[in-house]
RNA sequence: AGAGUUUGAUCCUGGCUCAGGAUGACCUCUGGCGGCGUGCUUAACACAUGCAAGUCGAACGGAGUUAAUUGAAGCUUGCUUUAAUUAACUUAGUGGCGGACGGGUGAGUAACGCGUGGGUAACCUGCCGUAUGCUGGGGGACAACAGUUGGAAACGACUGCUAAUACCGCAUAAGCGCACGUUUUCGCAUGAGAAUGUGUGAAAAACUGAGGUGGUAAUGGAUGGACCCGCGUCUGAUUAGCUAGUUGGUGAGGUAACGGCCCACCAAGGCGACGAUCAGUAGCCGGCCUGAGAGGGUGAACGGCCACAUUGGGACUGAGACACGGCCCAAACUCCUACGGGAGGCAGCAGUGGGGAAUAUUGGACAAUGGGGGAAACCCUGAUCCAGCGACGCCGCGUGAGUGAAGAAGUAUUUCGGUAUGUAAAGCUCUAUCAGCAAGGAAGAAAAUGACGGUACUUGACUAAGAAGCUCCCGGCUAAAUACGUGCCCGCAGCCGCGGUAAUACGUAGGGGGCAAGCCUUAAUCCGGAUUUUCCUGGUGUAAAGGGAGCGUACACGGCUUUGCAAUCCUAAAAUGAAAGCCCGGGGCUUCAACCCCCGGAACUGCUUUGGAAACUGUAGAGCUAGAGUGCAGGAGAGGUAAGUGGAAUUCCUAGUGUAGCGGUGAAAUGCGUAGAUAUUAGGAGGAACACCAGUGGCGAAGGCGGCUUACUGGACUGUAACUGACGUUGAGGCUCGAAGGCGUGGGGAGCAAACAGGAUUAGAUACCCUGGUAGUCCACGCUGUAAACGAUGAUUACUAGGUGUUGGGGACCAAAGGUCUUCGGUGCCGCAGCAAACGCAAUAAGUAUCCCACCUGGGGAGUACGGCCGCAAGGUUGAAACUCAAAGGAAUUGACGGGGGCCCGCACAAGCAGUGGAGUAUGUGGUUUAAUUCGACGCAACGCGAAGAACCUUACCAGAGCUUGACAUCCACGGAAUGCCGAGUAACGUUGGCAGUGCCCUUCGGGGAGCCGUGAGACAGGUGGUGCAUGGUUGUCGUCAGCUCGUGUCGUGAGAUGUUGGGUUAAGUCCCGCAACGAGCGCAACCCCUGUCUCUAGUUGCCAGCACUUCGGGUGGGAACUCUAGAGAGACUGCCGGUGAUAAAUCGGAGGAAGGUGGGGAUGACGUCAAAUCAUCAUGCCCUUUAUGUCCUGGGCUACACACGUACUACAAUGGCCGCAACAGAGGGAAGCAAUAUAGUAAUAUGGAGCAAAACCCUAAAAACGGUCUCAGUUCGGAUUGAAGGCUGAAAUUCGCCUUCAUGAAGCUGGAAUUGUUAGUAAUGGCAGGUCAGCAUACUGCCGUGAAUACGUUCCCGGGCCUUGCACACACCGCCCGUCA
Repeated sequence: AGAGUUUGAUCCUGGCUCAGGAUGACCUCUGGCGGCGUGCUUAACACAUGCAAGUCGAACGGAGUUAAUUGAAGCUUGCUUUAAUUAACUUAGUGGCGGACGGGUGAGUAACGCGUGGGUAACCUGCCGUAUGCUGGGGGACAACAGUUGGAAACGACUGCUAAUACCGCAUAAGCGCACGUUUUCGCAUGAGAAUGUGUGAAAAACUGAGGUGGUAAUGGAUGGACCCGCGUCUGAUUAGCUAGUUGGUGAGGUAACGGCCCACCAAGGCGACGAUCAGUAGCCGGCCUGAGAGGGUGAACGGCCACAUUGGGACUGAGACACGGCCCAAACUCCUACGGGAGGCAGCAGUGGGGAAUAUUGGACAAUGGGGGAAACCCUGAUCCAGCGACGCCGCGUGAGUGAAGAAGUAUUUCGGUAUGUAAAGCUCUAUCAGCAAGGAAGAAAAUGACGGUACUUGACUAAGAAGCUCCCGGCUAAAUACGUGCCCGCAGCCGCGGUAAUACGUAGGGGGCAAGCCUUAAUCCGGAUUUUCCUGGUGUAAAGGGAGCGUACACGGCUUUGCAAUCCUAAAAUGAAAGCCCGGGGCUUCAACCCCCGGAACUGCUUUGGAAACUGUAGAGCUAGAGUGCAGGAGAGGUAAGUGGAAUUCCUAGUGUAGCGGUGAAAUGCGUAGAUAUUAGGAGGAACACCAGUGGCGAAGGCGGCUUACUGGACUGUAACUGACGUUGAGGCUCGAAGGCGUGGGGAGCAAACAGGAUUAGAUACCCUGGUAGUCCACGCUGUAAACGAUGAUUACUAGGUGUUGGGGACCAAAGGUCUUCGGUGCCGCAGCAAACGCAAUAAGUAUCCCACCUGGGGAGUACGGCCGCAAGGUUGAAACUCAAAGGAAUUGACGGGGGCCCGCACAAGCAGUGGAGUAUGUGGUUUAAUUCGACGCAACGCGAAGAACCUUACCAGAGCUUGACAUCCACGGAAUGCCGAGUAACGUUGGCAGUGCCCUUCGGGGAGCCGUGAGACAGGUGGUGCAUGGUUGUCGUCAGCUCGUGUCGUGAGAUGUUGGGUUAAGUCCCGCAACGAGCGCAACCCCUGUCUCUAGUUGCCAGCACUUCGGGUGGGAACUCUAGAGAGACUGCCGGUGAUAAAUCGGAGGAAGGUGGGGAUGACGUCAAAUCAUCAUGCCCUUUAUGUCCUGGGCUACACACGUACUACAAUGGCCGCAACAGAGGGAAGCAAUAUAGUAAUAUGGAGCAAAACCCUAAAAACGGUCUCAGUUCGGAUUGAAGGCUGAAAUUCGCCUUCAUGAAGCUGGAAUUGUUAGUAAUGGCAGGUCAGCAUACUGCCGUGAAUACGUUCCCGGGCCUUGCACACACCGCCCGUCA
C1' cells in the first nucleotide's frame, strides 16, 4: 500500500466482498511448563448455609470465674461453707466512638448527572494539627438487677432498687452570636472587612497507673462536603408549539445556605426552527480499540464522580444519611406459627437454583498494606494479601543437537526409467532448558510476628527419555498440488463461483503451505481499508442528484477612504488539565529481550487569567462614488388586460339550375342520395381560428404570446450624468404566478374530437384505416398545482484567444438609396486554452474564482404504505420499513442484427429451354414389423450417401452348436522336422483313428541355431463395445466469396482506430489518384494440366500427295509432304488506331489475327464459422468386457411391407413406333484376360480358337441419313406383372442374381399447390467405355455424336461484399424481453 466482482473487450460511476488490528468472548479439535493479568456482558431473577462492623472495664453500676488475705460458723484440725477486702480475668446492660468509610451493582437518569473552567460578599465541616480561655456548684431519673405477669414465638407489660464522661437547671463569659449606632478602608453590585459604644444570649465531665487522656467556648488551617454559573455532552420534525407555581414582584416561612424551595397577594409573563415540548436509547469521564491523521466505536478490569440497595414512600439519630448488612408505613414474594401473630432482604465474600453460547473455591491468613475502636496490650476486618479452578488474554521456554545415502523399508505416484516423503528414520556421537528424583534453601520483617511455603531459587545424579497439534488452508484474491472415488448426486462457498464420467474448487489418501500450545469457526461485535455522509476530503448536462418560475422575511455573505474600541484573530507568560495509562530514558525481576513493577522526563493539541499588537473579520463615528437606484431625452417589441371591428374558409338553412351517383380507401364497406344528394349560383345564420408577412426574428420571470383599431398598463434597452450615497447579493419558512387535462356554477357549441356505435383489417383486433359521434375544446367566475414545466445545465459578480451571422439603439468618418470603423444590450454557429469518464462545453462555460439557496449517497420494494397538511373530488405534497439481488447504471469500442439507408455482385429474380411433383419400376430414407431386419449420415451442407456393386464370404445383426493363452503378436518350458495321404463322425466347424516322413545352416561331431507344428503355465492377446462433447488425421459448408492480418509510425486514458476509409475502375483489397501513414504477409491474378492455331524435330504399329507394283486391301516398294502421334517452341500483351476518362487506371469501338480483353475447361479453397461429420478407413486418451462385448461354424437376416418422402429410369407417342439398309467417333479396357473369322441355336449362348501383354489383335457405336409401313387409337404407343421354356456365373441362384425366346399386356393420353437445373459446343438428346466385379448397374466416373432458345433489366425473392446509421443484442434476432396462467 491494495485486491476480486457489472462488459465480447474498455474507461467511468457505484455498491457488495476480502486481506489488517482488537475482544471480559463463545463453540469444535488438541493440549508440556512458568510469570503477570483476568473471569455472570444474560435475570437490578430468587436465594439454603457460613462469614463480611465492631470496639472501649483507663466512662458506669452490677454479675461471674480464679487466686491471696482477714473475719465468722461447722467439725472428720486442715478441710468445707459463708462474709469482707485486694489482685487478675470475662462481659449481658447503661454510656462513648464507629456502623455515612471500606465492599457491590449500573436499574434509573438526556440532567448542572458528568467533563472542564470559574463563583459563594449565600454555606457547613466529627476525628486531625495551630493558637487563646475555662473546666465551679447542684438535682432528679432510666436500664441492668429482683419480684409478679402475658405470649407458641418474636417480644413485652407492671411494681421496686441503683451508677455514670447518660440527662436537667444554676453560676461565670476573655472572646463569640444577635439588635441598634459612630468612624474608616475596600468592592462592578447586593454589600464586605476593621475599630468602637450600648443592650442582650448561650458552656463544660470527668477518669487515672499522676506521666497524661478527656470536656467546653471561640479563632484561623487542613480535609471532606453543599449550592450557583459559562461551555461541551445520542437519535427522531411522520414530535411544532409548550407552560398556572407556570415567569416575575412584595411579604412571611423554611434551610448550613441562595432560591417559587413553600405559602399569601399582585402583575402576565417565561421557553421555542440557534429545535422548546414529546418519544426512543443511555450511568458520565480519565481512558480503551482502531486510524497516517482528522475522526469513528466503546466505557469490562484500574482510577475519579454520580445513582441505587426486593418495589414505592417517609422521616429519626447524627459533624455527616433521608442510611446495602438502621427505623416506620404500603406492596409483591419467601419462611415460622399453637392461626392469635411474627421473621426476612447476597447489586458484600464464597456458594445454590434459574436464565444463558458463556464466566471460578461454601479455600488460607490478618504475615504485609490500609481501616474501626482502645492510653495500650489487643480485638475486628470475605477491604486486602495469598492460594485453588479456567490456554480467557499477553509474554517467555521446551518437545532435542551434530553426523548419517544402502538415498533402506513402508506409503503415494509414474511416461514403469523413475520421482516424492527424505538426512527424514534407523545407526553413531553429544547435551539436559522444562518436567521427574534427591539435598540445601531465601528476601518479603524496623526487636518479635510469614498465610503464601519447604514456595522462588541453587546444587547433584539420571534417562532422548514424559511433552505437537489444527473440523486451518492448497481455483483466483492468497503462500501451497497430485492421485483415486463421485457424476448438477453427495456436497463446497467470504466474493467471483465449483460439481452434468479425466473436478488442482465435493469426499479420501499421501504430499505441500501457514500458524503453533494452540488452531479454527461464529447470522459475535468494533474500527480500518471506505475519499462509500467527503471538517481535513466528494458531487448534481447524459451515471443518484438544480426546486416549474418569480417576489421577499429570518439567516448567511458584502464596495472605497479614515478614526476609535478590541468581541474574534495573533503573540508571550502563569494557573489548571488528579493518579494510572500512551511516548522517551534509566533501573528492578529474569541469562538477554518481552510481560510486570519502580524512578525521571515529555505530552495531555483543552479551558481560564494577565500583559502586548491592531493587518483581517467585527463594532461605533465621519466621508466618497466605480455597485444599486432616481430624474431627463429617445426609439423597438405576437409583454399584459378590456372593449370594438374585418375578411377568407368549414358547417347548416332557404331558393334556383341540374341528374345519378357522391363519399371514402392499399382495396373496400358502413354512410349520404330519385322524398333529388354530390356539383353549381344567390341570399342568410352561427361559432371558432387568424393564410401570406414569418425569420435558430421579437417580447416575457417561467408557463407562454400572432388579423386590425382604441383605452389603460408592466418591463427591458440606448443616450445623458442632474440627484441619493452601499440603499447590495442570495433566500429556509412565507406569498404570488403556473401548459395541457380534470372539477364546480352559468352560458355557448361551426369545426375537431376521448368515451361510444357501425364498417373494414386480422388467427383474434376492445388498435392502427374509414363513416358517424358525446363530454371537452370557446366565454365568465372559482378550484386543482402537476409535465421530457428541458438548455434534462439554480441565482449573482468579476476575469479568460479569435472568427462569422442576425436583432434593437448610439457614435465617428467617407466619394452617401450606400459603405467603413467602433460601442452598449439580446440571440445563433464555428473554434483556442482550460475542463471533462467520454460525449462534449468553450465570454449565453460544463473554464478560473467569490457568495447564497436547493438536492444526491447501490438496484428493486417505491415516490408505494402509515401518519400529518392541502383539495369538492380526482389527487397533490411530505415520505419509510420488512424483504430481496450482486449488481443496476453512464460514455465510448468492435462485431452481429434491422420488414434502416446508399453502392455492387451471383442462373438470385426476370426472359427462355428441359424437368421434378401425377403413372409404373429401380434405389435410398423414415415408419412399422421382426429372433435379427447390424451400424452411421438428418435444413441448405442426410436420403442411387459410407456401399467402386449383401446368394455363402463380405457381416459388424439373430438362432443354434463349439473353444478359452485363444483366429492374430511377443516371451518361457517340454516334445516333435515341416508336411502329405487314407478313414470315422457331424447340419457344419470343432472332434477323432491310422499311415508315410526325418529336411536347412554352423560344428571342436558332443551338439548348437533359424523356421514350423503340438502341449502346458502365466504375463498378455482380442473387442465394428462406449465417448467425434477428451483427441489426431481427413472431409463438408459459407465460398473461388474477396476478403483476413502483421511490423513500424501516428491518434486515443483505454478497448481500439488509422493503414483496409474517400474519388474512379475491375471478375478481384484488380489497378490508378488522393490521404498520417509507410511497408509487408496469407488470399486474387500469374506460374501447372487439358483444349483451340502455327512452326521445328522424329516417322512405327499411325499416314499416302506425287512415283512404281498390286490379288485393289496403304497390301508391297517407297515417301516424310498431309492427317496423326509426342517432344520442343511460337502466339494474345489492351501490343496498335480512334473515342471517353483526370494527360491516370481503365473503358467503348476498330484493325490484324486460329484465338481479344482472365479465349474455353480443370487442378488450386486465405483468417475463420458451424462443440458440423467421422472412435465403423486409420491412429489414439479414458472407461467397460476377459470360459465373453473375444474367436470359430451352420442356417437365417441386412432383400420384410397398411404407408410417407427423396433421387433416378421408362413412358404417355407421328420431331413418333416398327421393318429394311453397306454411314460416321472419342476415351478407355484386355492374360484365371479381350477374343476375330468360322460352325450350331430364333436368341441368350455354346463349340472352337487366328491374333494380341496392345497407335499392331479384340471389345466397338447409336441417334442421324435413305427407303417402306402405321394414321391418333390405351393404339403396331407403353412396357409393368404373370406363365412356360431355356442360357450364363458360381460348391450353391428357394429365401435372394443376370440374360434369352414365346405368351400375357397393368398404370399411364404431359401431371395440383409447390419446386429444380441451365447463358454455348451450354441446355436438351443419342449411344459408348471404365471402375467395382465369379456373376449382378436405371447408380457412379468419363467419352464422343447431333445440337438450340433467351437475357429488357436490377423494382422485387434468396445468398453475398463494401460504406453508413440505430441498438437495452454479444450463446450475438433461432437474441433480448413484458404480461397472464400453471
This is a predicted structure of a 1382-nucleotide RNA (small-subunit ribosomal RNA) from an uncultured bacterium. The prediction has a mean pLDDT of 84.